Small-subunit ribosomal RNA from a wallaby gut metagenome, 1526 nucleotides, folded computationally.
């Protein structure tokens, strides 16, 4: 502090993902040991069982156990048992009584509240125990529990009568500094008021126990009591401030707001009542509705934040649900009470009892969360005078790797780099690995032993003392000695003994992200956080080795914060990536020029207060260290004071530059209403005139002889306003265009009189707002959605054409949207130039407002903007956060409708998207070339036939090759062999290589039997070896495959293309992919050269170089050659020449090199010479690269797969098959011709396993005999067309038709049947020229014509050379293919065979509607009405005071009880609100595999697209009407 993913590739936007830290966690795999923390997040469900609040006996009576003593009877060993009475004191308690139970402990259910944090108030309150002060405690009454008795209940509890005692109750008395009233006095407060006082009057208390002196009265000590004042401590209440989401929730509120009075309270108060008024609260967000405890603090960040509210601590709020109130200082009470409701238990059916969100446990639910332990030691808290009791608080222990921290599983030295393992292997070796072994130490922990703790000192007994006060004692307070207390725990710790001995796992290892190989699997199983991986060589699956990381843990998952600056205060956008409201005026709000005085809200400065403790942070301490603990320190924020005045508020006096206003000019299709004109188009009347008119790529519908189109005069109507006319002008914006007149808005110019900041912006709000489209009521010529018809088409609901109706105009109202666009919100200042153009001013220098294009700095992703800003800045306002879903759906809301504004989610994807690059397409442009087209010339497609494919067929018809770049290819030659195929019969280390053991005279060959052979067997015969290198066997390693993948690959080859083109280094220029260089003008066959240029060089390509053909010279002169001589009857026969043709060898020519022209220059254009003229022809020669283009069957090779066989041998058959189609070729249909006949003229090879003259035979094919020739000799070898003569006369023929069949030969071969070639005789088939379509060819070429030749026993109509004969046409580049450059537009990049859109059909997901319909939920109305407070009330009850009375009765005060009233929980009942679950059906979306129809969109996507907006249509869609330019 970053990374991964959209693209070929880049930049940028945007999303998603990771790596980090964290947990009250859980899962999975593992698991020595200690220490400190943690430890039901779900069902605030339900609870069995135990325990969590008691204590005081020094309030009190009573009973219970003991009993110091004394007595008294009895027995009898006179000091002993037994019985009994009295009875100090001692423990023990069931009631009364008291204090506590309102703390402590638990939980978060409800609460969006003054409930919580934070600052404050109370002059509007209380405060039990404790502190301090002041005063006091006097005297009496009566009564109830215990308890006796008895009486109902199943119990659980109760009833009656009787007895009793107190710190229980209850009068009196005293009594103020207390309360309340009333006069009244100072004094403070912002204030309501409020304090201190005086004076009167009313009115209120109390309780004892214990101790000690004392004879005793009484004194006194303490612990309790009462009045008052004070303080602490706790607490009520009220206010500022802050404190979740949602406007798809816009209004809400009758005690509601405020008074007035009363009542309540501890207090203030609508808290309550009653009367009056009509308030309160709400966009600064009220109500409602949904979530939720709130801090301190955790967590995670660089801060700012953001998330969280478990363990600690603070506050609230509940204790089953729901309401009540009593007690009491406190409470509406978690372990009191009434009531209601649900649940659980008991019951004798009549009735009761119950509440673990106390600590333990249980059941349930859940991925999931501990022991039904120890002890009051110590802290702490109730009681108690103490001692002491009591305490699931608390300390401890136990379980759980849940976390945090700490330690260990050993250390040193050791190489023969051991065995073993596992990959690789080039088979040498690497690797695990100093790991092990071994030697040598150590002893944390761990297992025995043996000590042994801090934590305890308070109080309390005892003894002594001391100090203050008192008579004195007791008591207070301290002080010293002695004594007693430990759950934890025989723990910690300490010391020894003992031996390395008891203690490592877990995740990964494609990239991110540290690690790699081998097997196995084969798009299967399987992996994944994102990209992704797996279809036979997977570092991504599994498994093994190594290897890499943390380590008693590791990994997964879930949740939060980081990275994400991806909600942006810090710290972001809005022209095309989301995303400027259509436009204005405008209200709240916000922001707002110069100078001055004040002030101090805001701002700074100090001070003070808080800001609990813990935590974090510094500093330092103690546990061996650390985690932990403990000590000291530091902060924000808020409050108050006091101070400063610069800035902004506020306040006041003023300015003129801002903004208005006047006054003079000016432009203009701004607007409104009215009236006017002309060309044109229809009609319509008449005239003329005749057959077509009109329309279209071409045509038909369609008008027209009833007389159209055309053409002439004439009239009607409605709508529109040519030409001017312009990136000209006007408007706020949609919008405005004849021409005249009224009426009327704004602009700008000059002038600088007047106002004096009066401004900008603008949430809701009002208003304007194309076209379509509604609503009435008019018009209706063109135009023209729907609609008809005709076309086109595979269909054509389109595009085209002919007709047509709404509209489309006018007047009124309505709609409220467009790509309403500069895709660019207003306002205001500032920040180079240059040059158009409109209105103004001018002194003609210049200024001023508007439109425009270039262009600088800047800016920008780039494109591009650029004084008209997307630059610098300032202010307000709108909008935006991946893409689809969706501007959908559902509520609201406006509109007659149509629909407009508002506006989600579920889900599903890892992208969507923007600019720019490079290619590659385009039914896009431009230039330019190629037998590409065109002009020509001759074919194929028809016919037999040959040949090859294909497809059928077969026991096999072996393989490959498949568009162009497969099909007379591989195969330059399948009767057997070949041969790879089938059937049959054989062999298994083998037909053939190596090696290794053993043995050998005999392998091969002939012969002969048995077979189809292979093979067997028997016989001959005897090369080469015996060092066994040679044979036979045997044995296993190996051999061996034409078996599989050309998508594992070498090589080799086809194509694009003999196209001109591909690149590089250096420099420039772009953020960057790329650019440029290579482009631009011009030339070339040609990136070929010139010129120009930020390029300046170079590479492989092109040309050259190489062979050949043409010409000439020089060398050579046989087997070639023969002009001239010479010889022969004749042949070049012999002489004889080297001249000449040929022959091969080195050469030489040709370079735009020379003239004209022309051009800047390369060059072209002409022309001379020349055997050849502009690369003279022709060949070799194939640039980086495409086609996963061909080939494992030329060869070679990798994995795989076969081993008595997928491998070897052998016979036969097979490739040769035949309904059907496809390619390439032969011959032909004939007279430029066939026959017959007689005649000329080449070349280029080829030959002894051989060509073979020449002769004879044969009608031929060929046969016999044979010369000559390793060939410039011999031979193959007669060249054919051709020319010359004859004959056929246009017929299926006298066909240069020759296929089919019969017979009958020849040759080659082991062998001609399947299945050869030829020859003869005979036969004599389709074919008269060849439909769409299609091929080759530009000069010695097509065309014809005939020779060789490799291959090969034989067996070409193919394939290769070879002469001969020898043409026609190119005007051009518009068109069809196909290649080059430049351009341009793309949603392609597997690149148009590319990408895509929707219907519809089945599948699976999530969702709206839906007839309902189910249970909530919060209100509101009535109805009924528990407990129980208040309120008054005849009957009924009733100690204590009162009077009476005189021990009586009744009465009163006053208390209960009853029934009544108000209010009142839970239930009913009703109707509507709200949100959820189901639901037949049904609507659209999303996804997915290789369904169907078409083919909208991306190229000018074949009719340009898109937007709004109507109409239509199976469907994309189409068309009408306004708009945009993407």
């Nucleotide at each position: 502090a970053g990374a991964g993913u959209u693209u070929g590739a880049u930049c940028c936007u945007g999303g998603c993902u990771c790596a980090g830290g964290a947990c009250g966690a859980a899962c999975g795999c593992u698991g020595g040991c200690g220490g400190c923390g943690u430890g039901c997040u779900u069902a605030a469900c339900a609870c069995a069982u135990g325990c969590a609040a008691g204590u005081c006996g020094a309030a009190c009576g009573g009973g219970g156990u003991u009993g110091a003593g004394a007595g008294a009877u009895a027995g009898c060993u006179u000091g002993c048992u037994a019985u009994u009475u009295c009875a100090a004191g001692a423990c023990c308690u069931a009631g009364u009584g008291g204090c506590a139970a309102a703390c402590g402990g638990g939980u978060g259910a409800g609460u969006a509240a003054c409930g919580c944090g934070u600052a404050g108030g109370c002059a509007a309150c209380c405060u039990g125990c404790c502190c301090u002060u002041c005063a006091g405690a006097u005297g009496g009454g009566g009564a109830c529990a215990a308890c006796a008795u008895u009486c109902c209940g199943a119990a659980a509890g109760g009833g009656a009568u009787g007895c009793u005692a107190a710190u229980a109750c209850c009068g009196a008395a005293u009594g103020a500094c207390g309360u309340u009233a009333a006069u009244u006095a100072g004094u403070c407060g912002c204030a309501u008021g409020a304090c201190u006082g005086a004076u009167u009057a009313a009115c209120c208390a109390a309780a004892g126990g214990c101790c000690g002196g004392g004879c005793a009265a009484c004194c006194g000590g303490u612990c309790a009591c009462u009045g008052a004042a004070g303080g602490a401590u706790g607490g009520g209440c009220c206010u500022g401030c802050g404190u979740c989401u949602g406007a798809u929730u816009a209004g809400c509120u009758a005690g509601u707001u405020g008074g007035u009075a009363a009542g309540g309270u501890a207090a203030c108060g609508g808290c309550u009542u009653a009367c009056c008024a009509a308030g309160g609260c709400g966009a600064c967000g009220a109500u409602c509705a949904g979530u939720a405890g709130c801090c301190g603090g955790u967590c995670u960040g660089a801060g700012a934040g953001g998330a969280u509210g478990a363990a600690c601590g603070g506050c609230c709020a509940c204790a089953u649900u729901g309401g009540g109130a009593c007690u009491g200082a406190g409470a509406c009470a978690c372990g009191g009470c009434c009531c209601a409701a649900a649940c659980u238990c008991c019951u004798a059916c009549g009735g009761g009892a119950g509440a673990c969100a106390g600590c333990a446990g249980u059941u349930a639910g859940g991925a999931a969360u501990a022991u039904u332990c120890g002890u009051c030691a110590a802290u702490g808290g109730g009681g108690g005078a103490a001692a002491c009791c009591c305490u699931g608080a608390a300390c401890g222990a136990g379980c759980a790797a849940u976390g945090c921290c700490g330690c260990g599983u050993g250390a040193a030295c050791g190489a023969u780099g051991a065995a073993g393992g596992c990959c690789c292997u080039a088979u040498g070796g690497g690797u695990u690995g100093u790991a092990a072994a071994g030697u040598u130490c150590u002893g944390u922990u761990g297992c025995g032993a043996a000590g042994g703790a801090c934590g305890a000192a308070c109080g309390g007994u005892u003894a002594g003392g001391a100090u203050a006060g008192g008579a004195a004692a007791u008591g207070a307070u301290c002080c010293u000695a002695a004594u007693a207390u430990g759950a934890c725990g025989g723990u910690a710790c300490c010391u020894u003994u003992c031996a390395a001995g008891a203690a490592a796992g877990c995740u990964c290892c494609g990239g991110c992200u540290a690690a790699c190989u081998a097997c196995g699997u084969g798009c299967c199983a399987g992996c994944a956080g994102c990209c992704g991986c797996g279809g036979u060589a997977a570092u991504a699956c599994g498994u093994a080795g190594g290897g890499a990381g943390c380590g008693a843990g590791c990994g997964u998952u879930a949740u939060c914060c980081g990275g994400a600056u991806u909600u942006a205060u810090u710290g972001g956008g809005u022209g095309u990536a989301a995303a400027g409201g259509g436009u204005g005026c405008g209200u709240a709000g916000g922001c707002g020029g110069c100078u001055u005085c004040u002030u101090a809200a805001g701002u700074c400065u100090g001070u003070a207060g808080u800001c609990u403790a813990a935590g974090c942070c510094c500093g330092g301490a103690g546990c061996u260290u650390a985690a932990c603990u403990c000590c000291g320190g530091u902060u924000c924020g808020c409050u108050a004071c006091a101070g400063a005045a610069a800035c902004u508020g506020a306040u006041u006096a003023g300015c003129u530059u801002g903004a208005g206003u006047a006054u003079g000019g000016u432009a203009g299709a701004g607007g409104c209403a009215a009236g006017u004109g002309g060309a044109a188009u229809u009609u319509c009347u008449a005239g003329u005139g005749u057959a077509g008119c009109g329309g279209u790529u071409a045509a038909a519908u369609g008008c027209g002889u009833a007389g159209a189109u055309a053409u002439u005069a004439g009239a009607a109507a409605g709508a529109a306003c040519a030409c001017c006319a312009g990136u000209g002008g006007c408007g706020a914006a949609g919008g405005c265009g004849a021409c005249u007149u009224g009426c009327u808005g704004g602009g700008c110019c000059a002038u600088c009189a007047c106002u004096g900041a009066c401004g900008c912006u603008g949430a809701g709000g009002c208003a304007c707002g194309a076209a379509a489209g509604c609503g009435u009521g008019g018009g209706g010529a063109g135009c023209a959605a729907a609609u008809a018809g005709g076309a086109u088409u595979a269909g054509a609901u389109a595009c085209c054409c002919u007709a047509g109706u709404a509209g489309u105009c006018c007047a009124c109202g309505c709609c409220g949207u467009a790509a309403a666009c500069g895709a660019u919100g207003a306002a205001u200042a500032c920040u180079a130039a240059g040059u158009g153009u409109c209105g103004g001013a001018g002194u003609u220098a210049u200024u001023c407002g508007g439109u425009g294009c270039u262009g600088a700095a800047g800016u920008u992703a780039a494109c591009a903007c650029a004084u008209u800003a997307a630059g610098u800045a300032u202010u307000c306002c709108a909008c935006c956060u991946g893409a689809g879903u969706a501007g959908u759906a559902c509520g609201g809301u406006c509109g007659c409708a149509a629909g407009g504004c508002u506006g989600a989610a579920a889900c599903u994807c890892a992208a969507a998207g923007g600019a720019a690059u490079u290619g590659a397409c385009g039914g896009g442009c431009a230039c330019c070339c190629g037998c590409a087209c065109a002009a020509g010339c001759g074919g194929u497609g028809g016919a037999g036939c040959a040949u090859g494919c294909u497809g059928u067929u077969u026991a096999a018809u072996u393989c490959g090759a498949c568009a162009a770049u497969a099909c007379g290819c591989g195969a330059a030659g399948a009767a057997c062999c070949u041969u790879a195929c089938c059937c049959a019969g054989a062999c298994u280390u083998g037909a053939c290589a190596u090696c290794c053991u053993c043995g050998g005279c005999a392998a091969a060959g002939c012969u002969a039997u048995a077979g189809a052979a292979a093979u067997a067997u028997a016989g001959u015969a005897g090369a080469g070896g015996u060092u066994a290198u040679c044979c036979a066997a045997g044995u296993g390693a190996c051999a061996g495959a034409u078996g599989g993948u050309g998508c594992a690959u070498g090589g080799u080859u086809g194509u694009c293309g003999u196209c001109a083109g591909c690149u590089c280094g250096u420099g420039u220029c772009g953020u960057g992919a790329g650019a440029u260089g290579u482009u631009u003008g011009g030339u070339u066959a040609a990136g070929u050269c010139c010129a120009a240029c930020a390029a300046c060089g170079a590479g492989c390509g092109c040309a050259a170089c190489c062979c050949u053909c043409g010409u000439c010279a020089u060398u050579a002169g046989u087997u070639g050659c023969u002009a001239a001589c010479a010889g022969u009857a004749a042949g070049a026969c012999c002489g004889a020449g080297a001249a000449c043709u040929c022959u091969a060898a080195a050469g030489a020519u040709a370079c735009u090199g020379c003239c004209a022209g022309u051009g800047u220059a390369a060059g072209c254009c002409g022309g001379a010479g020349g055997a050849a003229g502009a690369u003279g022809g022709g060949g070799a020669u194939g640039a980086c690269g495409u086609c996963a283009a061909a080939u494992c069957a030329u060869c070679a090779u990798g994995c795989c797969c076969c081993u008595u066989a997928c491998g070897u041998c052998u016979a036969g058959g097979g490739c040769u098959a035949c309904a059907g189609g496809c390619g390439u070729g032969c011959u032909a249909c004939a007279a430029u011709g066939g026959c017959c006949g007689a005649u000329a003229c080449a070349a280029c090879g080829a030959g002894u396993c051989g060509c073979a003259a020449c002769a004879c035979a044969g009608u031929g094919a060929u046969g016999u005999g044979a010369a000559g020739c390793a060939a410039a000799u011999c031979u193959c070898u007669u060249a054919a067309a051709g020319u010359c003569g004859g004959u056929c006369c246009c017929a299926g023929u006298c066909c240069a038709g020759g296929a089919u069949u019969g017979g009958a030969g020849u040759c080659u071969g082991c062998a001609a049947c399947u299945c050869g070639a030829c020859u003869c005789c005979a036969u004599g088939a389709a074919g008269u020229g060849g439909g769409a379509a299609u091929c080759g060819c530009u000069a010695g070429u097509a065309a014809u014509c005939c020779c060789a030749a490799a291959u090969c026993a034989g067996a070409a109509u193919g394939u290769c050379g070879g002469g001969g004969u020898g043409a026609a046409u190119a005007c051009g580049u518009u068109c069809c293919c196909g290649g080059g450059u430049g351009u341009u537009g793309u949603a392609c990049a597997c690149a148009c065979c590319g990408c895509c859109c929707g219907u519809c059909a089945a599948g699976c997901c999530a969702u709206g509607g839906g007839a309902g319909u189910c249970g909530a939920u919060a209100a509101u109305a009535c109805c009924c009405g528990a407990a129980g407070u208040c309120g008054g009330u005849a009957g009924c009850c009733u100690a204590a005071c009162c009077a009476g009375a005189u021990u009586a009765a009744g009465g009163g005060a006053g208390g209960g009880g009853g029934a009544c009233g108000c209010c009142g929980a839970a239930g009913g009942u009703a109707g509507g609100a709200c949100a959820g679950g189901u639901g037949a059906c049904u609507g659209g979306g999303c996804u997915a595999a290789a369904g169907u129809c078409g083919u909208a969109a991306c190229a000018a996507g074949g009719u340009a697209u898109c937007c709004c907006u109507a109409c239509c249509a199976g469907a994309a869609c189409g068309u009408g009407g306004g708009g945009a330019u993407a």
The prediction has a mean pLDDT of 83.